Model confidence (mean pLDDT): 83 of 100.
This is a predicted structure of a 75-nucleotide RNA (transfer RNA) from Saccharimonadales bacterium (SeqCode).
Lineage of the source: Bacteria > Bacteria candidate phyla > Candidatus Saccharimonadota > Candidatus Saccharimonadia > Saccharimonadales (SeqCode).
RNAcentral records the identical sequence in 2 taxa.

RNA sequence: GCCGGAGUAACUCAGUGGUAGAGUAGCUCUUUCGUAAAGAGCAAGUCGUGGGUUCGACCCCCACCUCCGGCUCCA
Numbered sequence: 001g002c003c004g005g006a007g008u009a010a011c012u013c014a015g016u017g018g019u020a021g022a023g024u025a026g027c028u029c030u031u032u033c034g035u036a037a038a039g040a041g042c043a044a045g046u047c048g049u050g051g052g053u054u055c056g057a058c059c060c061c062c063a064c065c066u067c068c069g070g071c072u073c074c075a
Base pairs, nucleotide, nucleotide: 001071002070003069004068005067006066007065010024011023012022013021018055026042027041028040029039030038048064049063050062051061052060
C1' cells in the first nucleotide's frame, strides 16, 4: 500500500429500512434474625465520526477514525 471483519448501555452481544433490545453488572423494594440465593421494579444509548440516499437509516452509499486478521512491495 491492498483486501476482509468488527465498533450499539459499565461489560458481553442481538437488532439487515418503520417506537433501539436482552443477559450480566448497578440502584430500590419484597423475602430472611442477618447474609447469600430467589422474585419484582428502576436507571443507564448523540448506535465510532462526518456527509449522502430515502417520507423514514443501527440497517443502504461515500469519506475518515480505532481495533483484529490476511496479502504484497521497498529500504